The RNA shown here (Purine riboswitch aptamer) has 100 nucleotides. The sequence was found by an Rfam model in a public genome assembly. Its Rfam family is "Purine riboswitch aptamer". Rfam's curators write: Riboswitches are metabolite binding domains within certain messenger RNAs that serve as precision sensors for their corresponding targets. The coordinates come from a structure-prediction model, not an experiment, and the mean pLDDT is 82.

[in-house]
RNA sequence: GCCCGAUAAUCGCAUACUCCUCGUAUAUAUUCGGGAAUCGGCCCGAACGUUUCUACCCGGCGACCGGAAUCGCCGGACUACGGGAAGAACCGAGGCUCCG
Numbered sequence: 001g002c003c004c005g006a007u008a009a010u011c012g013c014a015u016a017c018u019c020c021u022c023g024u025a026u027a028u029a030u031u032c033g034g035g036a037a038u039c040g041g042c043c044c045g046a047a048c049g050u051u052u053c054u055a056c057c058c059g060g061c062g063a064c065c066g067g068a069a070u071c072g073c074c075g076g077a078c079u080a081c082g083g084g085a086a087g088a089a090c091c092g093a094g095g096c097u098c099c100g
Base pairs, nucleotide, nucleotide: 010093011092012091017087018086020084021083022082023081024080025079026055030047031046032045033044034043035042040065041064049056057076058075059074060073061072062071063070
């Protein structure tokens, strides 16, 4: 000078991050405008509701309607904030191991 090449297992911490769960909010609700479908029952927009950003839909079953209007029940979340559980990069301990 070159080559080879270790920094492991395990333990601790928990703050990023991941995931689960619970609570609060909102009832995935309400009121309208415009348009569309009818083999269907939707699309676009506005307001309102939350000490609240966002969202305001999907599916099943049933009812009902027939060119214009949907309704009921059941199941499902997302988002905001807070509590809790689990995992966990990093870091620390540890001391395996490489070189000198």